[in-house]
Predicted 3D model of a 74-nucleotide RNA (transfer RNA) from marine bacterium AO1-C. Its Rfam family is "tRNA".

Parts: sequence; C1' cells; structure tokens
RNA sequence: GUACCCUUAGCUUAAAUGGUGAAAGCACCUGGCUCAUACCCAGGGGAUUGAAGGUUCAAAUCCUUCAGGGUACA
Repeated sequence: GUACCCUUAGCUUAAAUGGUGAAAGCACCUGGCUCAUACCCAGGGGAUUGAAGGUUCAAAUCCUUCAGGGUACA
C1' cells in the first nucleotide's frame, strides 16, 4: 500500500438480513436479611450503538468518508 473482519452501558455479549419504548449477565448505588461481612432477596441509575454525513415514513442494522483494533497478501 491492497483486501477482508471488528467497534453497542464501567466490563463481557444480545438485538430473526430496517419496524414500536436498545435488552441481559457481572460490576455500581439503595433497602431487606445477619451480631457483622459475604451469600441470598427486592428495587434503582447508567448507552444519543466509534465519529460525521447520506438513503428512508422509520437506521445499531443499508450507503459514503474518517478514526481505532485485528487477519492475510505485497
């Protein structure tokens, strides 16, 4: 340099190839339980889906460019 793949919550992953409000586990916070901690139980907050544009009535999902990471070839 060329081709392909990945990027969603603090972390790890979902989301039937466009359709209602983007979920789950762990972690975190609050309460309960306990002499106390942990376990366990109940509840809660947290993402404008890597960035910017485009298509569409509607985009995490399709298209373009850029950024970061990875694989192969040169």